[in-house]
RNA sequence: AGAGUUUGAUCCUGGCUCAGGGCUAACGCUGGCGGCGUGUCUUAGCCAUGCAAGUCGAGCGGUCCUAUGGGGCGACCUAUAGGAUAGCGGCGGACGGCGGAGUAACACGUAGCUAACCUACCCUCCGGACGGGGAUAACCAUUCGAAAGGGUGGCUAAUACCCGAUGGAGUCAUCCGCAAGGGUGAUGAAAGGUGGGCCUCUGUUUACAAGCUCAUGCCGGGGGAGGGGGCUGCGGCCUAUCAGGUAGUUGGUGGGGUAAAGGCCCACCAAGCCUAUGACGGGUAACCGGCCUGAGAGGGUGACCGGCCCGAGGGACACUGAGACACGGGUCCCACUCCUACGGGAGGCAGCAGGCUAGAAAUUUGGGCAAUGGGGGAAACCCUGACCCAGUGACGCCGCGUGUAGGAAGGAGCCCUUCGGGGUGUAAACUGCUGUCGUGCGGGGCGAAGGGUUUAUAGGCGAAUAGUCUAUAGACUUGACGGUACCGCAGGAGGAAGCCCAGGCUAACCUCGUGCCAGCAGCCGCGGUAAUACGGGGUGGGCGAGCGUUGCCCGGAAUUACUGGGUUUAAAGGGGGUGUAGGCGGUCUGGAUAGUCAGGUGUGUAAUCCAAUCGCUCAACGAUUGGACUGCAUCUGAUACUUUCAGGCUAGAGGGCGGUAGAGGAGAGCGGAACUCCCGGUGUAGCGGUGAAAUGCGUAGAUAUCGGGAGGAACGCCGGUGGCGAAGGCGGCUCUCUGGGCCGUUCCUGACGCUGAGGCCCGAAAGCUGGGGGAGCGAAAGGGAUUAGAUACCCCUGUAGUCCCAGCCGUAAACGAUGGGCACUAGGUGUGCCUCUAUAUAGGGGUGUGCCGACGGGAAACCAUUAAGUGCCCCACCUGGGGAGUACGCCCGCAAGGGUGAAACUCAAAGGAAUUGACGGGGGCCCGCACAAGCGGUGGAGUAUGUGGUUUAAUUCGAUGAUACGCGAGAAACCUUACCUGGUCUUGACAUGCACGGAAUCUUGUGGAAACAUGAGGGUGCGCAGCAAUGCGAACCGUGACACAGGUGGUGCAUGGCUGUCGUCAGCUCGUGUCGUGAGAUGUUGGGUUAAGUCCCGCAACGAGCGCAACCCCUGUUGCUAGUUACCAGCACGUAAUGGUGGGAACUCUAGCGAGACUGCCGGUGACAAACCGGAGGAAGGUGGGGAUGACGUCAAGUCAUCAUGGCCUUUAUGCCUGGGGACGCACACGUGCUACAAUGGGCGGGACAGAGCGAUGCAAUACCGCGAGGUGGAGCAAAUCGCAAAAAACCGCCCCCAGUUCAGAUUGGAGUCUGCAAUUCGACUCCAUGAAGUCGGAAUCGCUAGUAAUCGCGCAUCAGCCACGGCGCGGUGAAUGUGUUCCUGAGCCUUGUACACACCGCCCGUCAAGUCAUGGGAGCUGGUAGUACCCGAAGUCCGCUCAGCCAACCGCAAGGAGGCGGCGGCCGACGGUAAGACCGGUGACUGGGACUAAGUCGUAACAAGGUAACCGUAA
Repeated sequence: AGAGUUUGAUCCUGGCUCAGGGCUAACGCUGGCGGCGUGUCUUAGCCAUGCAAGUCGAGCGGUCCUAUGGGGCGACCUAUAGGAUAGCGGCGGACGGCGGAGUAACACGUAGCUAACCUACCCUCCGGACGGGGAUAACCAUUCGAAAGGGUGGCUAAUACCCGAUGGAGUCAUCCGCAAGGGUGAUGAAAGGUGGGCCUCUGUUUACAAGCUCAUGCCGGGGGAGGGGGCUGCGGCCUAUCAGGUAGUUGGUGGGGUAAAGGCCCACCAAGCCUAUGACGGGUAACCGGCCUGAGAGGGUGACCGGCCCGAGGGACACUGAGACACGGGUCCCACUCCUACGGGAGGCAGCAGGCUAGAAAUUUGGGCAAUGGGGGAAACCCUGACCCAGUGACGCCGCGUGUAGGAAGGAGCCCUUCGGGGUGUAAACUGCUGUCGUGCGGGGCGAAGGGUUUAUAGGCGAAUAGUCUAUAGACUUGACGGUACCGCAGGAGGAAGCCCAGGCUAACCUCGUGCCAGCAGCCGCGGUAAUACGGGGUGGGCGAGCGUUGCCCGGAAUUACUGGGUUUAAAGGGGGUGUAGGCGGUCUGGAUAGUCAGGUGUGUAAUCCAAUCGCUCAACGAUUGGACUGCAUCUGAUACUUUCAGGCUAGAGGGCGGUAGAGGAGAGCGGAACUCCCGGUGUAGCGGUGAAAUGCGUAGAUAUCGGGAGGAACGCCGGUGGCGAAGGCGGCUCUCUGGGCCGUUCCUGACGCUGAGGCCCGAAAGCUGGGGGAGCGAAAGGGAUUAGAUACCCCUGUAGUCCCAGCCGUAAACGAUGGGCACUAGGUGUGCCUCUAUAUAGGGGUGUGCCGACGGGAAACCAUUAAGUGCCCCACCUGGGGAGUACGCCCGCAAGGGUGAAACUCAAAGGAAUUGACGGGGGCCCGCACAAGCGGUGGAGUAUGUGGUUUAAUUCGAUGAUACGCGAGAAACCUUACCUGGUCUUGACAUGCACGGAAUCUUGUGGAAACAUGAGGGUGCGCAGCAAUGCGAACCGUGACACAGGUGGUGCAUGGCUGUCGUCAGCUCGUGUCGUGAGAUGUUGGGUUAAGUCCCGCAACGAGCGCAACCCCUGUUGCUAGUUACCAGCACGUAAUGGUGGGAACUCUAGCGAGACUGCCGGUGACAAACCGGAGGAAGGUGGGGAUGACGUCAAGUCAUCAUGGCCUUUAUGCCUGGGGACGCACACGUGCUACAAUGGGCGGGACAGAGCGAUGCAAUACCGCGAGGUGGAGCAAAUCGCAAAAAACCGCCCCCAGUUCAGAUUGGAGUCUGCAAUUCGACUCCAUGAAGUCGGAAUCGCUAGUAAUCGCGCAUCAGCCACGGCGCGGUGAAUGUGUUCCUGAGCCUUGUACACACCGCCCGUCAAGUCAUGGGAGCUGGUAGUACCCGAAGUCCGCUCAGCCAACCGCAAGGAGGCGGCGGCCGACGGUAAGACCGGUGACUGGGACUAAGUCGUAACAAGGUAACCGUAA
């Protein structure tokens, strides 16, 4: 720091996703040790049990116990000392601990204010503490109650309570004073106790106390410290689909209340107060220091620790107190739980443990007060679930270990393999060593300082060398943790490794299994038989006592953009103007100093963070010091800029004066053309309309034409990227009224400006209301056509409407898809208007409006002084697609509807521009038997053959639009043969290796359908060694065991090779350069030309390659060479005849080498080119004809069955052998052929002319036999020699006479021939007989452009024979038409559009039907929240009444009084109730649309001119 994902590819926009870090976490797998931290985020749900706040006997009375002494016979009494303690009393229970429900608030944070306040305990200072009194708990007695708890009577104490005295301050009243202040009066406290010491004073007098003294406590006051109350500025959530809120409300006067200001409360008076800088309402939430993240700015968060607030089952209330409206206090209401004798009571873990519930989820009912801290106490000490420790959970962070060294070219196992090997891997084993952690044993801290007791010294108080307090020093005493840390010893590698991942992102690859199944998945996406993506294994990668997953936060995300984004076309400029608030604002001078800047001061707690140093062996963790805490406040200073105040200026803006153009607006009037209607004339059969028609109009006279009249609407030419307007928009002419612009002048004002949230106004068409008008046009509607349908497109009619007046509506693709203003930044060229210049068809200035272009900008297209450039100011708007401009709410509207404007859910994209293709019922150019022109066919018949289908035991398999179908097959009776049925074999029919035996092999028998099984006989070879016997070996045969063979079994979608097709079409590319961000372009486009990307010219291209052409073969002319088997002109011989013979080398021919043709020559056209046209010559002329030759590629085209081949399957069978059957089956359908339908023919007879082939298990002549197929026979020929061999059509002659025939030959019967082991299924041929359909073929469709089509025969391959009419060749006869490219089809090039890119056989829309999901409406039903009005009204404060009940203190001799309690009433008041609404949820028959879902229905709307251009608004 980025990456993946939209596309065929590209750039951009844009969303989604990932890699990082962090958690109070949870879940899965796994788990050795220690340290430091941390642990109910849910139910502020409910709680059993124990503990969490007491203490003081030195405040008080009593009671009990112990010890000792005394007395008593004894119960017991008493004294002293010590201990315990229920009660009274004091202090503390307002701290500490827990939680975060509520709270959007001065609650919190920060900075201030409080002259508007309080403060127990503590410190300090000053002063005081005098004299009295009456009660009451405990206790005793009695009594009620189940209990909890009381009642009555009696006794008693105090540091409890009360009165008086004194008394400064304070308070109140009053007087003096201007004030500061002063005077007077009233009011206005207390508490003692204990311990120690002493004898100075006083009294008894050894010594003690009433005395003195020290310590402590008490009262009043001043000050302090710390703590708190109150007030204020500023700061920190969402929502405007909450816009108005408010009645104690805002203020005042007077009072009440409080520690204290205050509507805090009350009475009266006034009518204010808050709000767009967001009041009020709704939702959410404790706040902060901090924590996480981030480069930062920021975003998120508020666990632990610290500060503050709030809460204590829900709600209300006060009491006590320094402090509370009080977590472990009280009263009341409510809910819940428990006890109960049913009368009544008790309770509050959001303290520590622990339980239940909830939940994905969180610990021990532990130890100790040793330390720190707190309460009480004089102290000892007591209490303390605060705290310190331990336990538990890998929850987190940190540290350590699970060994270490050596050890093979490398064991076993496992995995892979090309079978050679490779990997795991120095890893293990093995050898040596070490000893952390754990285990056992032993030693063993720091944390402890204090306090207490005691001794000594110094100082204070004191009469004091007593005592006491303080300080210092010494001694003794205190540890939960703790069987601790730490140290030592012992033994022994011994007890200690997993998890995730391996398609890309992202580091790490093989194998097996599976077969769109099972599954994976964060995104893209994997899986349909070769899966690096699923599952297992091996190996590898990552991290490691952990590793992954899930959830959440920040980051990446510049994806809310302050730092740091955008708005022509990607999402986004408001339809336009005017103007309010607001924001921003020219120039000069002076003042102020709010912003701004500098310095100082205060504060910014501690912790955290950063740095340095230090302490635990290190680290985590901790300590010390420093920094930082970017903030706030305040003081001083600076004055450039902004602001503000004052005064000027004229360049901005506005005005005056003088000109000027214009469809600018409003009203009134006028005009001509056209149209329709009406009247009249002429006139006759049609008109009209369309692709073609029809509906319609017309003989009642239309259309056409002439004249006259009426009416409404719109204004031709001029007219123009001309003009005007803010936009919408504005077009005949004239007049009236009126807005704005521009130019000139530089006369006036003096910043008066720009923008503009709301507001207001304008605003096309359609539409709405009322009233007019209505010619033409024309939604709807009707009819006619079209069509599969046609609720459309086309045609005939036609109503609203279109027009006018008045009023609504307020939207448009309201567009330049481009908000307004100002300034700056090359030019060129048109055009409107004004104006200047004495060189006026020109030049300049200003202002509009266009085009082209520089810089620059932009993703590109493009924009470019009319910016989309460079800047400033203001407004509006955007933040993925769909859902949706929808729903709900609100506002506007008569309605239609408009404005504002979501969410659930869903997708991994949706988009923009450009590129290359492909495509178009787009365009241009051009080609091909593509069409047209022509000839002959197919499609109809019969038959042959192939295919589909069907049948079958099997009818083997493959080929399937073109590019399968007389195709693989160029030969299926057996064989072939792969299929079926039956019979056999299992190392096999075939290959290699091993062992044993036998040579090989030949003849023959039996069983059997054969394979096979089983006999008999013959036979002994070759090479080597050896004298020989014999042994070994090679080929071959047999037997045996194992490696293995075999497979026409599957996969042509795993492949090689080969092939078809586009297409013999002219194309397809590369290098370098250049252009473009890039895909890519250029070259290859363009102008010509060609059969051709053939060639020429031009050109940011220059070259090159594969294709084209040529080179090759055949053929056409000719020369040379050669001359047998071919040839025979001349010569000779010979025959019935024949090149038969001699001979010849001329000719034909044969077959080898050459020549020839190149647009070379001439003329014309053309750019002077290429080339084309015509001509000459020539056998041949513009590629002479034909063949071979097939670019890059396309169709996952075809072939695993030619062959080869990966992996899969099979192995007594899917292999092998064999008899028979099948592939030929047949109701049908199609393709390709053959033969015909006849007279251009058929039949018969006669007689002529080829080429190319083939021939030794072969071709076979002459001859003979047979009607014939053929037979007999065999000359000749390995063939220019012999044979197949007859060519046929044609030609000549005769017959037939248009007929299902003398056409046609299927079918069938009979008789034969040949091949072959064998013709039944299932051969060909011959003869005789039979003699079917068929009389030229519907829609449709095929071939062919010259030696071609058509027609005629001949040969060959395969082959025993042949289903060949097929295929491949050969020659004979031998046409017609086309000099055109509109159309069909295919192809090429350029261009255009595109929403296509498996590419138009594409894409894609809507209804309907099915399933799932979320959601709106909905008669309602149901719950929650906050308020309003009224009713009831607990506890309780306050107020009032009562002073009939009760009562100690004061007054009073007493009676009684004062006062208190009590009682009653009133205000307020929680809970509860009633009523009408508001808001927010849940649910609801039914209903609306929406989203999603491999193969449903109907159509074809959009994308190409998408077949009616599309789209926007509106209406039907």
The RNA shown here (small-subunit ribosomal RNA) has 1516 nucleotides and comes from an uncultured bacterium. The coordinates come from a structure-prediction model, not an experiment, and the mean pLDDT is 86. Its Rfam family is "Bacterial small subunit ribosomal RNA". Rfam links the family to the GO terms structural constituent of ribosome and ribosome.